Model confidence (mean pLDDT): 75 of 100. Bacterial RNase P class A from a Deinococcales bacterium, 407 nucleotides, folded computationally. Its Rfam family is "Bacterial RNase P class A". Rfam classes the family as a ribozyme.
[in-house]
RNA sequence: UUGGGAGGGGGCGUGACCGCGCCCUAAGUGCAAACACGCACGCGGGUGAGGAAAGUCCGGGCACCAGCGGGCAGGAUGCCUGCUAACGGCAGGGCGGCGAGUAGACCAAAGCCAAAGGGCUUCAGGUGCGAAGCCGACGGAAAGUGCAACAGAAAGUAAACCGCCAGCGGCCCCACGGGGUGCGGGUAAGGGUGAAACGGAGGUGUAAGAGACCCCCAGCGUCCCUCGAGAGAGGAGCGGCUUGGUAAACCCCAUGUGGUGCAAGCUCCGAACUGGUUAGAGGUGGCCCACUUCUAUGAUCCAAAAGAUGAGCGCUCGAGCGGUGUGGCAACACACCCCCCAGAUAGAUGGUCACGACCUCUUGCAUACAAGGGGGACAGAACCCGGCUUAUUACCCUCCCAAAUUC
Numbered sequence: 001u002u003g004g005g006a007g008g009g010g011g012c013g014u015g016a017c018c019g020c021g022c023c024c025u026a027a028g029u030g031c032a033a034a035c036a037c038g039c040a041c042g043c044g045g046g047u048g049a050g051g052a053a054a055g056u057c058c059g060g061g062c063a064c065c066a067g068c069g070g071g072c073a074g075g076a077u078g079c080c081u082g083c084u085a086a087c088g089g090c091a092g093g094g095c096g097g098c099g100a101g102u103a104g105a106c107c108a109a110a111g112c113c114a115a116a117g118g119g120c121u122u123c124a125g126g127u128g129c130g131a132a133g134c135c136g137a138c139g140g141a142a143a144g145u146g147c148a149a150c151a152g153a154a155a156g157u158a159a160a161c162c163g164c165c166a167g168c169g170g171c172c173c174c175a176c177g178g179g180g181u182g183c184g185g186g187u188a189a190g191g192g193u194g195a196a197a198c199g200g201a202g203g204u205g206u207a208a209g210a211g212a213c214c215c216c217c218a219g220c221g222u223c224c225c226u227c228g229a230g231a232g233a234g235g236a237g238c239g240g241c242u243u244g245g246u247a248a249a250c251c252c253c254a255u256g257u258g259g260u261g262c263a264a265g266c267u268c269c270g271a272a273c274u275g276g277u278u279a280g281a282g283g284u285g286g287c288c289c290a291c292u293u294c295u296a297u298g299a300u301c302c303a304a305a306a307g308a309u310g311a312g313c314g315c316u317c318g319a320g321c322g323g324u325g326u327g328g329c330a331a332c333a334c335a336c337c338c339c340c341c342a343g344a345u346a347g348a349u350g351g352u353c354a355c356g357a358c359c360u361c362u363u364g365c366a367u368a369c370a371a372g373g374g375g376g377a378c379a380g381a382a383c384c385c386g387g388c389u390u391a392u393u394a395c396c397c398u399c400c401c402a403a404a405u406u407c
Stems, first nucleotide, its partner, number of pairs: 001403009012356007020048005028041004050378001054389002057387005062261004069289004074257001076255003079093005094138001095136004101129002105127003109122005139252002144250002146246002161191002163187003168184002170181004199217002202214003218242001220239003224235004265313004274303003280294004320339001322337006358375007
C1' cells in the first nucleotide's frame, strides 16, 4: 500500500434571549383554620428522551390469585466447562460446515516428444489441505411409526431395464469329438436413471459373477492405552463384512416449567334501593386428587336502579452509572472511592440568533492556507431491569490475517 475480517467511541460544541415539565424554595402574599397541621403562588437553584427508547421475541424484579401442595396432559430447552437473579443470553473450548488462498500427490484439460507402452511441461476445473474470521434448530435413525416429486427394474434387509453365464435341467443339430439355443435356471462385477442404488482399488476363484475368500484402506461395532476437568483427540488389537437420508416429522431420552399482568394492584370521595329464582355456589390456562371459602339471617343466577369515563398512590435509589486495585484467557467476581442523572397523563424535554468545529465540492497556488457552496442518518421515555433481533451514518479510534514493496 492492497485485499479479507473484528471491536470500541460518538450521535456537533459554546454563548445570549424567549418558552415548557418535575423537584426544592427566600422575603412574603392569598385560602383554610380555635390551636396545630395543610393548600396555591413565589426571586432563585437543580434537573429533563436512545444506541437502539423500536419489535414485543426471551428472562426476571414487583403485584395479585393463595394459607399450602401433588399428578396427568400441554408447552420449552438440547455438545462440554464456566458467568449470571435468570434466560432460548454471554465467555472460553469441542465437533461439523463456509472462507482469501495453496501445491502439482491423484483425476480432468491443453501443448510437446515417441515405433509402442508411455514420458515431460503447463494448469486451482475436481478430489485434498486451509489464515484471520463467520455460521450451526449440535441428544437419539440397530425402540417403533411415517415421509422422499420426477426419473429409474428397484429408494431399505428393496430390486432385474440393457446385459453377462452353456456348469445343471429342457429343446434342436451331429461326423458322437461336440455344437447351438438364455426356455427353466444362475448372476448383480459392467452399462443406464437419479442428489443418493447395499463400501473402495487390486487379486484368488467361478459356467459367469459376488466379501464367497485374501491383502491394503474407509466406515461401524467391541475392547484397551495415552492426553484432557469434560465434550473429545490420537493410537494398538479383534470382528462380522457394511446396517442409506430425514426427528424446525410423530416419537424416545435427559433437564427444567403455576397463572395473570402497571389497562397488575392499593386507597379516597360518591352511591349501594327493589323485584324474581331457589340449594348449592366459588377458589387466575385444561383435567384429576388434596385442601379450603361463602350460603335457608337466602349465597348463586335474572331484571332494574344508583355512583365513577373522578382524584391520589404505584412512579423512580436501581440485580444503578463512573473510577481504581486484586483474581480470572475471558464473560465476570470481590474490595474501596465517588455521583444522583425524566417521571409526563392528550402526554414536557423546544424555538431564534451569533461564532466555531467536523466532512465534502469548487476556485486560488502542488502542500499549508484562504474564500465560497453544500452536508449530518435511524429515530422519541410512559413500572423497571438483563438480553436477542431489526433500522441507520457527519464521523473517529484500535486490533487481527494474507500478499507485495522499502528500510